[in-house]
Molecule: transfer RNA
Organism: Deltaproteobacteria bacterium
RNA sequence: GGGUCAUUAGCUCAAUUGGUAGAGCAGUGGAUUCUUAAUCCAUUGGCUCUCGGUUCAAGUCCGAGAUGACCCA
Repeated sequence: GGGUCAUUAGCUCAAUUGGUAGAGCAGUGGAUUCUUAAUCCAUUGGCUCUCGGUUCAAGUCCGAGAUGACCCA
């Protein structure tokens, strides 16, 4: 220098060929228990990396960037 992949909740990851963003763990409240742990119930939490574009509608499509990983030179 070129190419590929990844970026979504605090963490790890989904999202069926564009149509209201979800799960597990963690957190919070409660039940149970002498207490803790475990278990069970409920619940909070999102500028989907940034900026633009296309569209009635974008996590998803297009362009330019940022960060990280890998491959080639």